[in-house]
RNA sequence: GGGGUUAUAGCUCAGCUGGGAGAGCGUCUGAAUGGCAUUCAGAAGGUCAGCGGUUCGAUCCCGCUUAGCUCCA
Numbered sequence: 001g002g003g004g005u006u007a008u009a010g011c012u013c014a015g016c017u018g019g020g021a022g023a024g025c026g027u028c029u030g031a032a033u034g035g036c037a038u039u040c041a042g043a044a045g046g047u048c049a050g051c052g053g054u055u056c057g058a059u060c061c062c063g064c065u066u067a068g069c070u071c072c073a
Stems, first nucleotide, its partner, number of pairs: 001072007010025004019056001027043006049065005
C1' cells in the first nucleotide's frame, strides 16, 4: 500500500426482509432480615465510531474517514 472483518448502555453482547433501541451482569432506590449475603419489585443510564448520501422512514443500504483484529505484498 491492497483485501476481509468488527465498532450498539459502565462491561459482555443481541437486534430477523428498513418502521417498537433491547438482554445478562453491574449501579441506584424500595421491600423482606437484627445486620451482611441473598431474593423480589422499580428506576437511571444510548450522538447505534464520525461525516455525507439514498428513502416517507436508516443500528440496518451506499460512499468516505477514524480505530481494533486478520490476510497478502